[in-house]
RNA sequence: CGGGGGAGGCGAUGAUCGCUCCGUGCUCGCCCCCCGAGCGCGGGGAGGAAAGUCCGAACUCCACAGGGCAGCGUGGUCCGUAACGCGGACUGUCCGAUGCCUCCGAAAGGAGUAGUGAGGAUAAGGAAAGUGCCACAGAAAACACACCGCCCUGCGAAAGCAGGGUAAGGGUGAAAAGGUGCGGUAAGAGCGCACCGCCUCGGCGGCGACGUCGAGGGCAGGGUAAACCCCACGCGGAGCAAGGCCAAAUAGACCCCGCAGAAAAGGGCGGCCCGUCCGAUUGGCGAAAGCCAGGCGGGGUGGGUAGGCUGCUCGAGACCGGCAGCAAUGCCGGCCCCAGAGGAAUGAUCAUCACGCGGCGUAAGCUGCGAACAGAAUUCGGCUUAUGCCUCCCCCAACUU
Numbered sequence: 001c002g003g004g005g006g007a008g009g010c011g012a013u014g015a016u017c018g019c020u021c022c023g024u025g026c027u028c029g030c031c032c033c034c035c036g037a038g039c040g041c042g043g044g045g046a047g048g049a050a051a052g053u054c055c056g057a058a059c060u061c062c063a064c065a066g067g068g069c070a071g072c073g074u075g076g077u078c079c080g081u082a083a084c085g086c087g088g089a090c091u092g093u094c095c096g097a098u099g100c101c102u103c104c105g106a107a108a109g110g111a112g113u114a115g116u117g118a119g120g121a122u123a124a125g126g127a128a129a130g131u132g133c134c135a136c137a138g139a140a141a142a143c144a145c146a147c148c149g150c151c152c153u154g155c156g157a158a159a160g161c162a163g164g165g166u167a168a169g170g171g172u173g174a175a176a177a178g179g180u181g182c183g184g185u186a187a188g189a190g191c192g193c194a195c196c197g198c199c200u201c202g203g204c205g206g207c208g209a210c211g212u213c214g215a216g217g218g219c220a221g222g223g224u225a226a227a228c229c230c231c232a233c234g235c236g237g238a239g240c241a242a243g244g245c246c247a248a249a250u251a252g253a254c255c256c257c258g259c260a261g262a263a264a265a266g267g268g269c270g271g272c273c274c275g276u277c278c279g280a281u282u283g284g285c286g287a288a289a290g291c292c293a294g295g296c297g298g299g300g301u302g303g304g305u306a307g308g309c310u311g312c313u314c315g316a317g318a319c320c321g322g323c324a325g326c327a328a329u330g331c332c333g334g335c336c337c338c339a340g341a342g343g344a345a346u347g348a349u350c351a352u353c354a355c356g357c358g359g360c361g362u363a364a365g366c367u368g369c370g371a372a373c374a375g376a377a378u379u380c381g382g383c384u385u386a387u388g389c390c391u392c393c394c395c396c397a398a399c400u401u
Base pairs, nucleotide, nucleotide: 002396003395004394005393006392007391008390009389010388011353012352013351014350015349016348017347019045020044021043022042023041024040025039026038027037028036029035047373051384052383054382055381056380057379058378059239060238061237062236066274067273068272069271071235072234073233074232075231076090077089078088079087080086091124092122093121094120095119099116100115101112102111103110104109125230126229130228131227132224133223134222147170148169149166150165151164152163153162154161155160178196179195180194181193182192183191197219198217199216200215201214202213203212204211205210243310244309245308246307253301254300255299256298257297258296259295266278267277268276281294282293283292284291285290317336319334320333321332322331323330324329355370356369357368358367359366360365
């Protein structure tokens, strides 16, 4: 000097005034309690993303906490986690700085095939189960019928015509009958051979993905599954506006279906099926069917209320240390309590210092301006997005010693 990876902070101190919550003392309201108000003392008060509402849960309510279908989600391997679509390590593929290396050059420097390479990306199962799609261009886009061309035969003075062979060369395209080289051929072609690619089998290493070595095979003519699909694994629903308690008000109005003897209207989280559970009457009249009245179960229409309290902050918690592990993380020990508003508090002013940018100055210093993205609302683990400054650590590599 170049390339990366990770962690922490979001200013500090003092004064004055103000807001809010918790604890506590006093006073008042109403005699106590509860509750409310005021005053005093002590303690706390907005982020790394509080954002998006994209995943996963805790918690609450409902439920058949059963089975199946549909539907949805995930997708290399192993490990972690309460769980996840998240994290860690590893494997495959791709990208990849610096330098080494090769070539040109007097040098400076420039160009770059292969290898090495910190680090980064990865929606990374299956195309040999099936279906679909690949515009335009091109002969042809998958059962690939050959445009230019190459070779052979016949006719022809020649240009060319007819027949047969060909997929090496050229063209079109993102992609065109595995690739490179040698042989062979009339000219060509895995036609043959070598190496690579692919397929099958086996040995060794690894928990595994996979790696490596060997043998055999001329070998299924491409891509695409974030297309349908197949395979593997998994999945109740709704959400703090969940839910609970109190008070108040209205029209306990109107309509429809039903009220049994283990059956039934109907209901039981979102779609369907099976299974299963819950589930409602009395009197009068009548010979009976049935009628009348009240009640109950279920569904619908309509009306009223939308007020107060609670849920509400002790957590899969933070910090420090030790042990195990490559790590994520786990276990053990110590220590601490770190917002709880309710239309929504967590602020304002002054001074000094710190930080960044600029001006003057040899310097010391003086002076001006500024400080990104952005504000909790039940809580937590992630992901994604926005973003300025400061500090520290680590890796590759360069230079110097």